RNA sequence: UUAGAGUUUGAUCCUGGCUCAGGAUGAACGCUGGCGGCAGGCUUAAUACAUGCAAGUUGAACGGUAACAUGAGAGUAGCAAUACUUUUGAUGACGAGUGGCGUACGGGUGCGUAACACGUGUGCAACCUACCUUAUACCGGAACAAAACAUCGAGAAAUUGGUGCUAAUAUUCCAUAACAUUAUAGAUAGGCAUCUAUUUAUAAUUAAAGAUACGUUGGUAUGAGAUGGGCACGCGGUCCAUUAGCUAGUUGGUAAGGUAACGGCUUACCAAGGCGACGAUGGAUAGGGGUUCUGAGAGGAUUACCCCCCACAUUGGAACUGAGACACGGUCCAAACUCCUACGGGAGGCAGCAGUAAGGAAUAUUGGUCAAUGGAGGCAACUCUGAACCAGCCAUGCCGCGUGCAGGAAGACGGCCCUAUGGGUUGUAAACUGCUUUUAUUAGAGGAUAAAGUGAUGCACGUGUGCAUUAUUGCAGGUAUCUAAUGAAUAAGCAUCGGCUAACUCCGUGCCAGCAGCCGCGGUAAUACGGAGGAUGCAAGCGUUAUCCGGAUUUAUUGGGUUUAAAGGGUGCGCAGGCGGAUCAAUAAGUCAGUGGUGAAAAUUACGUGCUUAACAUGUGACGUGCCAUUGAUACUGUUGGACUAGUAUUCAAAUGACGUAGCUGGAAUGUGUUAUGUAGCGGUGAAAUGCGUAGAUAUAACACAGAACGCCGAUCGUGAAGACAGGUUACGAAUUUGACAUAGACGCUCAUGCACGAAAGCGUGGGGAUCAAACAGGAUUAGAUACCCUGGUAGUCCACGCUGUAAACGAUGAUAACUCGUUGUUGGGCAGUAAUGUUCAGUGGCUAAGCGAAAGCGAUAAGUUAUCCACCUGGGGAGUACGAUCGCAAGGUUGAAACUCAAAGGAAUUGACGGGGGCCCGCACAAGCGGAGGAGCAUGUGGUUUAAUUCGAAGCAACGCGAAGAACCUUACCAAGUCUUGACAUCCCACUGACCGGUCAGUAAUGUGACCCUUUCUUCGGAACAGUGGAGACAGGUGGUGCAUGGUUGUCGUCAGCUCGUGUCGUGAGAUGUUGGGUUAAGUCCCGCAACGAGCGCAACCCUUAUCCUUAGUAGCCAGCAGUAAGAUGGGCACUCUAGGGAGACUGCCAGGGAUAACCUGGAGGAAGGUGGGGAUGACGUCAAAUCAUCAUGCCCCUUAUGACUUGGGCUACACACGUGCUACAAUGGCGUAAACAAAGUGACGCGAGAGUGUGAGCUUAUGCAAAUCACAAAAAUAACGUCUCAGUUCGGAUUGUAGUCUGCAACUCGACUACAUGAAGCUGGAAUCGCUAGUAAUCGCAGAUCAGAAUGCUGCGGUGAAUACGAUCCCGGGCCUUGCACUCACCGCCCGUCAAG
Repeated sequence: UUAGAGUUUGAUCCUGGCUCAGGAUGAACGCUGGCGGCAGGCUUAAUACAUGCAAGUUGAACGGUAACAUGAGAGUAGCAAUACUUUUGAUGACGAGUGGCGUACGGGUGCGUAACACGUGUGCAACCUACCUUAUACCGGAACAAAACAUCGAGAAAUUGGUGCUAAUAUUCCAUAACAUUAUAGAUAGGCAUCUAUUUAUAAUUAAAGAUACGUUGGUAUGAGAUGGGCACGCGGUCCAUUAGCUAGUUGGUAAGGUAACGGCUUACCAAGGCGACGAUGGAUAGGGGUUCUGAGAGGAUUACCCCCCACAUUGGAACUGAGACACGGUCCAAACUCCUACGGGAGGCAGCAGUAAGGAAUAUUGGUCAAUGGAGGCAACUCUGAACCAGCCAUGCCGCGUGCAGGAAGACGGCCCUAUGGGUUGUAAACUGCUUUUAUUAGAGGAUAAAGUGAUGCACGUGUGCAUUAUUGCAGGUAUCUAAUGAAUAAGCAUCGGCUAACUCCGUGCCAGCAGCCGCGGUAAUACGGAGGAUGCAAGCGUUAUCCGGAUUUAUUGGGUUUAAAGGGUGCGCAGGCGGAUCAAUAAGUCAGUGGUGAAAAUUACGUGCUUAACAUGUGACGUGCCAUUGAUACUGUUGGACUAGUAUUCAAAUGACGUAGCUGGAAUGUGUUAUGUAGCGGUGAAAUGCGUAGAUAUAACACAGAACGCCGAUCGUGAAGACAGGUUACGAAUUUGACAUAGACGCUCAUGCACGAAAGCGUGGGGAUCAAACAGGAUUAGAUACCCUGGUAGUCCACGCUGUAAACGAUGAUAACUCGUUGUUGGGCAGUAAUGUUCAGUGGCUAAGCGAAAGCGAUAAGUUAUCCACCUGGGGAGUACGAUCGCAAGGUUGAAACUCAAAGGAAUUGACGGGGGCCCGCACAAGCGGAGGAGCAUGUGGUUUAAUUCGAAGCAACGCGAAGAACCUUACCAAGUCUUGACAUCCCACUGACCGGUCAGUAAUGUGACCCUUUCUUCGGAACAGUGGAGACAGGUGGUGCAUGGUUGUCGUCAGCUCGUGUCGUGAGAUGUUGGGUUAAGUCCCGCAACGAGCGCAACCCUUAUCCUUAGUAGCCAGCAGUAAGAUGGGCACUCUAGGGAGACUGCCAGGGAUAACCUGGAGGAAGGUGGGGAUGACGUCAAAUCAUCAUGCCCCUUAUGACUUGGGCUACACACGUGCUACAAUGGCGUAAACAAAGUGACGCGAGAGUGUGAGCUUAUGCAAAUCACAAAAAUAACGUCUCAGUUCGGAUUGUAGUCUGCAACUCGACUACAUGAAGCUGGAAUCGCUAGUAAUCGCAGAUCAGAAUGCUGCGGUGAAUACGAUCCCGGGCCUUGCACUCACCGCCCGUCAAG
């Protein structure tokens, strides 16, 4: 000293990318801004520069005297002081000049440079070094000139020419001279190869300058030192191989030249080398380092400020001077640019400090001072110094301080929010009271410290040092700091608030405006946009953008992977390279340890110190993981030598095989040919056709020919490196295994580049060509069918030789070696055994343990545990594409990007849903039947159309005789016209009236309206209650919108058998198990089994009704027996029927068989009923954003003299047409007529209405009875009997129409039902397709009720008559369970691909 999160899915695990939270910056932008300290400030145009400054100094080197001053002389003026003019270098000094030193430092920038440029460590026996220190020696003579100056010129200017004079520490010559240099000849010592050091002898060469204050200073030569440089070498640090070959001074040698010095540095000659896969050459980029940022570290990125080195100074080149330069403020040449010009010619170089323009997102003052530090010159004073020290500007960064503190609840006002008479929050916040004064303002104090020096004087000694005194020197700066006064006075913003991520509400907006780092938000209730209130975070700053590191173990040395996620090369051989069995010895290269040197300072870090603290500064130590040298150790690796046999190879003996190459050979089949037999078809398909065939096919037989492939054996087999290999046989060749141990003695493993092999298709040349068969043709199929099917058919398929070099070349699994439970097959050997069998090698399969793995799975043939080597991967798409290179005859192969774009792409497994997947099962689902509908007419609903309106809703099943159990007005919601506005309806307030209601009348189309009549209660007389009218406003009202904001209710899957939970167990997890399995059932019903054991909602049962019996009761019901009648009318009775209370009964209880001794099934007995007896009610978890805001309720939005309310009339009833649901028919199993029989269940007082009369009839008149087991509706009809009709558009059918009526009702025109007479349409059993029904069912027949004044063919009930068929599980539809596949999960009405069109 190591932190994670969001995002792929319905959910899960994994792989994998993208994104975020952190830190940092020479930053910029937006909003905001009180102070101070310390730092920093052109990252872009090495672009161009106006102006000023940035390098001078020296009179103690010199000639001198332009300026200033002093002195002296002269002159003028003046009485004089003095002033002026002039002369004089005499003096202080000094312009210009000669000379010396400096200008090569300091300062700037990063163009170039991939290099000995830098860093580090060495070397120079191959070198230089002004000034400085030290040592030795010396400083003697002489000479010539040229600036300045004078003069004459040239030129616009810059500048410059001629003549003349002159000094020096300028220049030159002579002398002297060695411990210097050179040459020759030795000696000694040493080393590192050429050699070096010391030394001897001889010969030759080379020097100087003065100044002075007399103290000194300067000069010359030489040695040494110091400092600074030069050169060489080892090692280290960028990218591209789509840059693989580069090099003629190139590599080396000899000789010479050159340099301070080595060297191809240069030249001549000679040789042919040198570099390169350990990356040369080429290209791109880049000053290098100390450091800085980040990181746990290893690393990654970085080189602004400060320090070191390098390079450069407008661009390019060159040298001169000098100790030092190839020279930022020097020279020359060339170029570009700018400026001056008299056009002839000249001048310039801010990458010095300021500053300007330009560029840019962006970077400061044309400031002060040499006081300090440092530098140059000078003896010094001193001069110069844009180095430096300071100040100015900028929140650019780091650090510090402040914007107040305490009390204070009526929890104020205001704001915001809410469930709103009230509460919450802003909030002790404010007001108010007290306190303080950092900061600020004003006034004053303050000369601290940086100061040391320098001049003068004095003293000491060691004569140039020290000490003392005195004089003097401060830019910053009247600054820091301190004191006093005043007074909370002068001082808070920015971003965010969906998750990540701390912080939530309201309003506006309505996929618009906008937001967004990722996921994503916004389509009328947005915590995600904009505003507000509140909150959170940081704070003189806060956010955004850009860049770097981190997180990212996402390039993995630390520290990843490759069966299926990206990733094992198609296979082998093999050079380089990497790695390598056991033993002894040597060595010490790697390795390890000690010591020495170095690793500059700054930075970092530990401990201190100084600024009030901190930042900052500073002292000491550590660190600097490195390099070099040296000494030692020797286990391991390496190297060398010896020796070994376990790896490897060889030998011998067996065995094995579809191993390879070449040759020979065989039969079956196919096709073709010839001949023969034979006749009408063959062939082909789902069905056909094209095709072949009377010129004789197909078929059959014989013979002949051709090419290709090899049945049985045959296999889960064998061989091979892989591709691959199959009739038989011969030859040649290779391999593997076993056994024996003999020989060699590590000879081995792997393998980039390389070489070889390498299916099919394809290419070239030459053969061959039977079959099959791309292309092609024809026939079918189809909407089309450039396909699948059929008939033909060419390349090709075959052989030889050559090329290609790829495949899902797969075990999607590289090679080698070792180790690690079991079990069961099989191939080839060995051993033991008579055999069974056991065992051991080498293969080839299945299951499995540990372990591994995301899981699936792998599991001695590893995907386990290890070792070595090679190959390959790093999100998806673009793309294995483009360009380049290379190979190929071509086709094409190999190598192999980027722009751009997405937030995923992907693997394994899970739950569902789905499948023209599988298995089992059920249902009037099919089948078997019966009857319909679809055709006709009518009724009714819907669509469409129409209309002023045809109100609205319902839309596959699950809308359509549905809401509506009943639209002439009303209903009514629609339309037209006319009216009302606190309203037709509710509550509250005020005033007036006494009514309201009712009746009559007028008026209107009608409501509204007007007139008259009639007319309240209580009372304490104030008034109150009630009602009406009028008024004001709060409000009423809305069948207006949203069923996708909702409640409630309902439909549907479906009365289908399912849907879940607790605990346990399994799985990393989603999940699984239970609920699966074997049986069985109507049923997840029951039984058995089982890592499950239990439980809940559903099923069943409990409820109602119906079928039998018993019992109780006996009127309004019944009548056997008795009496009796026209009649159960009556007496009587309650046995029977019936009614309605209570019970019984049915439970697989009994028997037989089956089944597993189970559940249960089959059959039987008994019974009224038999296996849930029939029917009903009862509807699990959920699905369909299913239906309904028009039953009702309700959020939000909308209307308010109207989208509310009232009235009249109209409409909802329209009508070319389309669909659904029904009725009536088409007839003889019938129609009509006559006369007879038998129900159930209901309803009735604003009612049912008997009977009688009347009418052809609907009906009317009158009226008994009945609030009902009493009376009425009420006649049941089909049926049976008799008669008639006789197969026709009819005696079927009844639509339509005419006339006349009845009833209801204010009212029957739009628009009711019914009756009578007359009329008598379509229709003769219905195409495709389709519906219902399994027994008292279908079919058929009638009856009743609700709604209702009236108005059913609809709906809901009731009974009568009363069938047929079900073999079965192939198919259609729906459903349940199990299983399988999946790229679906909005779940197949899914997902998704291509083309075309538009943009």

The prediction has a mean pLDDT of 84. Predicted 3D model of a 1399-nucleotide RNA (small-subunit ribosomal RNA) from an uncultured bacterium.